[in-house]
RNA sequence: ACGGAGAGUUUGAUCCUGGCUCAGGAUGAACGCUAGCGGCGUGCCUAAUGCAUGCAAGUCGAACGAGAACCUUGGAUUCGUCUGAGGUGAAAGUGGCGAACGGGUGAGUAACACGUUGGUGACCUGCCUUAGAGAGGGGGACAACCAUUGGAAACGAUGGCUAAUACCGCAUAUGUCAACUCGGUUAGAGAGAGUUGACGAAAGGGAGAAAUCCGCUCUAAGAGGGGCCAGCGUCCCAUCAGCUAGUUGGUAGGGUAAAGGCCUACCAAGGCAAAGACGGGUAGGGGGCGUGAGAGCGUGACCCCCCACACUGGUACUGAUACACGGACCAGAUACCUACGGGUAGCAGCAGCAAGGAAUAUUGCACAAUGGGCGCAAGCCUGAUGCAGCAACGCCGCGUGAAGGAUGAAGGCUUUCGGGUUGUAAACUUCUUUUCUGGGAGAAGAGAAAGGACGGUAUCCCAGGAAUAAGGUCCGGCUAACUACGUGCCAGCAGCCGCGGUAAAACGUAGGGACCAAGCGUUAUCCGGAUUUACUGGGCGUAAAGAGCGUGUAGGCGGUUCUUUAAGUCUGACGUGAAAGCUCCCGGCUCAACUGGGAGAGGUCGUUGGAAACUGAAGAACUUGAGGAUGGUAGAGGAAAGUGGAAUUCCCGGUGUAGUGGUGAAAUGCGUAGAUAUCGGGAGGAACACCAGUGGCGAAAGCGGCUUUCUGGGCCAUACCUGACGCUGAGACGCGAAAGCUAGGGGAGAGAACGGGAUUAGAAACCCCGGUAUUCCUAGCCGUAAACGAUGUCAACUAAGUGUAGGAGGUGUCAAAACCUUCUGUACUGAAGCAAACGCGGUAAGUUGACCGCCUGGGGACUACGGCCGCAAGGCUAAAACUCAAAGGAAUUGACGGGGGCCCGCACAAGCAGCGGAGCGUGUGGUUUAAUUCGAGGAUACGCGAAGAACCUUACCUGGGUUUGACAUAUAAGUGGUAGUGAACUGAAAAGGGAACGACCCUUCGGGGAGCUUAUACAGGUGCUGCAUGGUUGUCGUCAGCUCGUGCCGUGAGGUGUUCGGUUAAGUCCGCAAACGAGCGCAACCCCUAUCGUUAGUUACAAGUGUCUAGCGAGACUGCCCGAGGCAAUCGGGAGGAAGGUGGGGAUGAUGUCAAAUCAGCAUGGCCUUUAUAUCCAGGGCUACACACACGCUACAAUGGCCGGCACAAUGGGUCGCUAAGCCGCGAGGUGGAGCCAAUCUCGAAAGCGCGUCUCAGUUCGGAUUACAGGCUGCAACUCGCCUGUAUGAAGUCGGAGUUGCUAGUAACCGUGUAUCAGCACGGCACGGUGAAUACGUUCCCGGGCCUUGUACACACCGCCCGUCACGUCAUGGGAGUUGAUUACGCCUGAAGUCGGGAAGCUAACCGCAAGGGGGCUACCGCCGAAGGCAGGAUUGAUGACUGGGACGAAGUCGUAACAAGGUAGCUGUAGCGGAAGCUGCGGCUGGAUCACCUCCUU
Repeated sequence: ACGGAGAGUUUGAUCCUGGCUCAGGAUGAACGCUAGCGGCGUGCCUAAUGCAUGCAAGUCGAACGAGAACCUUGGAUUCGUCUGAGGUGAAAGUGGCGAACGGGUGAGUAACACGUUGGUGACCUGCCUUAGAGAGGGGGACAACCAUUGGAAACGAUGGCUAAUACCGCAUAUGUCAACUCGGUUAGAGAGAGUUGACGAAAGGGAGAAAUCCGCUCUAAGAGGGGCCAGCGUCCCAUCAGCUAGUUGGUAGGGUAAAGGCCUACCAAGGCAAAGACGGGUAGGGGGCGUGAGAGCGUGACCCCCCACACUGGUACUGAUACACGGACCAGAUACCUACGGGUAGCAGCAGCAAGGAAUAUUGCACAAUGGGCGCAAGCCUGAUGCAGCAACGCCGCGUGAAGGAUGAAGGCUUUCGGGUUGUAAACUUCUUUUCUGGGAGAAGAGAAAGGACGGUAUCCCAGGAAUAAGGUCCGGCUAACUACGUGCCAGCAGCCGCGGUAAAACGUAGGGACCAAGCGUUAUCCGGAUUUACUGGGCGUAAAGAGCGUGUAGGCGGUUCUUUAAGUCUGACGUGAAAGCUCCCGGCUCAACUGGGAGAGGUCGUUGGAAACUGAAGAACUUGAGGAUGGUAGAGGAAAGUGGAAUUCCCGGUGUAGUGGUGAAAUGCGUAGAUAUCGGGAGGAACACCAGUGGCGAAAGCGGCUUUCUGGGCCAUACCUGACGCUGAGACGCGAAAGCUAGGGGAGAGAACGGGAUUAGAAACCCCGGUAUUCCUAGCCGUAAACGAUGUCAACUAAGUGUAGGAGGUGUCAAAACCUUCUGUACUGAAGCAAACGCGGUAAGUUGACCGCCUGGGGACUACGGCCGCAAGGCUAAAACUCAAAGGAAUUGACGGGGGCCCGCACAAGCAGCGGAGCGUGUGGUUUAAUUCGAGGAUACGCGAAGAACCUUACCUGGGUUUGACAUAUAAGUGGUAGUGAACUGAAAAGGGAACGACCCUUCGGGGAGCUUAUACAGGUGCUGCAUGGUUGUCGUCAGCUCGUGCCGUGAGGUGUUCGGUUAAGUCCGCAAACGAGCGCAACCCCUAUCGUUAGUUACAAGUGUCUAGCGAGACUGCCCGAGGCAAUCGGGAGGAAGGUGGGGAUGAUGUCAAAUCAGCAUGGCCUUUAUAUCCAGGGCUACACACACGCUACAAUGGCCGGCACAAUGGGUCGCUAAGCCGCGAGGUGGAGCCAAUCUCGAAAGCGCGUCUCAGUUCGGAUUACAGGCUGCAACUCGCCUGUAUGAAGUCGGAGUUGCUAGUAACCGUGUAUCAGCACGGCACGGUGAAUACGUUCCCGGGCCUUGUACACACCGCCCGUCACGUCAUGGGAGUUGAUUACGCCUGAAGUCGGGAAGCUAACCGCAAGGGGGCUACCGCCGAAGGCAGGAUUGAUGACUGGGACGAAGUCGUAACAAGGUAGCUGUAGCGGAAGCUGCGGCUGGAUCACCUCCUU
């Protein structure tokens, strides 16, 4: 030495870049709420707007004259008064000094204005101090006053008198000036001395008895003050780049105190400027103040210094000093007075008023102190100053009580109802009195005395009594502090992020809490944080940012050695950097704020002494930088001329015939007038296959057949020459793809625009047929590109390896090849290092140096305006308002892709049967209705909830009832013919009604329980919210995945493991591997089934068996063989076996996704309802019916229908049940009642087989519909059940686009059982019978898994997102113009005034006897000149019909441009076109996916 903190916000997450915002401090503040006291400060930031009233500069009688009034005293007196002397002495005047200080303000000023340091040899200085010298002798006036007189006033005019320290001559004077001589100094120049000439003073006053004091004049010096000059420093704009005629200099003159173009005349043509002139904007400067670690940044209130100004502009006078705030003159504006003739005024002094404004005080006291003016002094004056008043405006200090006090009072708030909290807080007890109130005393500030505005103030003493005294903001994160209620994207909040859509710690209120406190918040502004302008201390490959490239000027920087110098640099000394302020120390107010003293700090400063390393400067040398020379060498380097072949097209001719061409498919087009094809000949233009290569050359743009000429540059070798000649490079100049422009040529092919054909919803496009400009050449413009390595140029240093191109040396060889070394270019991998990462890595994005260019959030905006360039198109330069909280880079995980690879699945394909058409059934939508209750909605709703709506169910509708309720619990009271049953009657029923009947349990006999009635709490709700929930369920998906621990990698998100090579149904297993293990899933364990053994045997049956039933066990494991394989996993084949590679089937559903479904199954938070949204009843509805969809059934027939005959199951069910035999009925069914609580009784097949008939038709198919007659169940079949018989006999002849299921005992076909159920199945769930076809395969559709890739997606492609149009709001550009402000120039008029002239007029001092002269003043004239007028400009505002784009705005219109290969890769400069995004042409870029190939690299 004392000093540096961060946070929020871009993302699904991460790192970075980058902006926005916050926490801190400050203020001359204002506003909101609140307010007890004191001290010290501060107080119109706006209208330099206008001001009523009072005050703010006077003083001197010791300069002078005169002197009102009063006093003393004398004389006279007609008693009215007159007059003399003396004293005090007002007001005014002459004169002196002051008024140029003090006080105010900041308009102007970007300047020698200010600051700092110097200069003045170019100067002045009253009063003050010191020193020297002097004051002789004269003169004439003018105020006051008096008289007359003008004017309303202000103010004068004329005549007369008068004094002085007022004025004027003369004399003298060390002095001044001029010339000459001498002379030293300085950066330079006129110090000074001498001689001569000219010129130049005064008040001998005032006071005093005097001494003496105060004054006067000149000279010299000092102090203090001032003028002028100079170096350095001092805001923004270059969209202000050229400015300048008194301009720059000289000579002469004028002017001034003084240098000077300061002014004038003449002469010359200079002067300033990129180190910013000129112009525009803004602004008083400094000490300081605020902030900051500092560097800085901002600021210039109060206090101090300087400047400028004084209603606006101009001018001079007086004076030592002014061009003068409270002086003069003029002009202008404004205001006032007026008798209309004319006058008056200037608060930016102190108070105060009005106005403006968010906003800023008393018309106070005093000269007591400090200071100032005058005076000898007393003193007078002093709104300077000292004090008081007002204001929480700021800083500082004090107080609003202290100690004890748990029943943790009451009340409030909250609660899980237990409590918690407010809270020792209060009450209460004891104590104190700072403040407060009352009473008393009472200062310092004052120097020898007296004299105090403040002030009866500060302070002290006594008494009283907790008495008189607390609020504000905040409580989602940042950021300390949390709950309840209300509200319901409303009201509102918000500094940023963001809260609020029914459970808000974010709004409002309350309780509680946090932080500050007589304040607390808000707003505004500044600094900080912000390293976010980076000097300290940043960057530019992809985030904003390297100029398209070069040549080169100024400038900046510069190799090696020596010498000198001392500008820079370093150091010592001296001077200065005012005071105040700041820091430290010590003091004074009780402390502090405040204040006194001392020290220190503070500089791009000046003078001077020294040092000499480095830089600079001067000189001398050097060779390594640079250049040259000589000898080689490669090359699409450039320009010009010539020339060649292939191909396209066109023309001519031949052959030849119907097409050709083109596309995804077509069409337009061409072709019978002969195309296309093919052969021969010819014309013309453009471009140069192969070679050809991350090969070469060039500064870049760019350059490609061959030959010639001219020409630039590079590289290598030699080390011969020059001797730092170098590097960079603002301006400047040159080159500069494509497109485009001008003029003239040329024009084969390609081909913007354009025409046509397609595609499409449209198609202004992509595709096709044509086709102009253009593309080519010459000359000239343009000057831009993704002009890219998105990487400026130059130099040095820093591991390796590999390829390639050019050269040189060595080795090697016959010659090569190959190898080694080296220089130059080019490409790849890579160490260290760097980097946000990606990546870069001797060709750096590493480590350094030099110079240039550029960046500072996104949009607005590669824009507007202005300027420059261009023929134009346009280029270069380049803002602001407004708006957003982001925009962005790299990487990560997902998701997605009309990206890729691998794999799987009845996913496709191969098959079989269907659906979609018909009729009917069921569900849904829609419609209807009083109601058609509700839910379910792609897959994953729709024969779903519902395993069965006639009443009930039932939730819906209509109507009729009930209100502690149909149901539960608790408390209290009541009740003993009580509870319960309940006839008649009324009613649709519910219900009302009440005859009659009539109880139970325990008991200590008192009663209790149960019941009932009443009352209060409450019940009840299929009311809402599945987006508050639990539980359950669907789906992806029985897909193979989903994770963790430890380790390792990465700044991190995260990765690895889980990827890879094989393999599997499988993340199944094996191998490898920075991983090693583990968990949930897979598999297995469980059930059924197929084979066998065994045990038992009710039942079954041939009567002793096991075809059956129920148990227990065996069996299958790639175990064995062959082959493939990395001899691993595993796969192919085979044997045996009932079964073979998970044998078949089931149960079993990972992490998660869909705010998926369900509050109506149940449960449940919150909300709603309570004579109703509860509850009971009757009837109706859920069954409606122009229609649409989904799922089924039955069919359309002969593989069939019908008739009769014959055969074979399994699972199951059964006592309010299954029901046999027999009988009746055509039948449904009835009757009957044996048997059976069931391997015992009972319910029981159909397709099939064999025979007959029908013969292809709306039929002997099909059975809908309808009529009649019946049966069954049931209180009850009308709405609205099922079945039977007879009759009726609809559509339908195999089904469009499309679509479903199924891989084996499967599909298909056939029947059977059962749950629900009184009854009702074409549905569900089960059961058996008969019993196929096909799978080449994985290109495609769908879904899924893994890896990889792109991404602007992350609500994740149902994503994101672009532009026009329409509407609203806002700011802005253009705009015929309109209207202000500022300003330069030109011309006209021209005040006051200085200067010059002044022949006219007037005139005291001097001269002259006089006349007159000299001198002075005035009118008048001239130059300049404020201002005014006229005319054309310049700059900058406001406004303007209309117009251009821009920004913003939950749900507007049109399209789909971009992000994936975004469905035509995108972007880009340019040109044309188009509703719009955009499209197309030409050239360029990769910041393009994918596939293949080439080259190189790594291993």
Predicted 3D model of a 1499-nucleotide RNA (small-subunit ribosomal RNA) from a soil metagenome. RNAcentral holds the sequence, with entries from MGnify. Rfam family: Bacterial small subunit ribosomal RNA. Rfam links the family to the GO terms structural constituent of ribosome and ribosome. Its mean pLDDT, the model's own confidence on a scale to 100, is 83.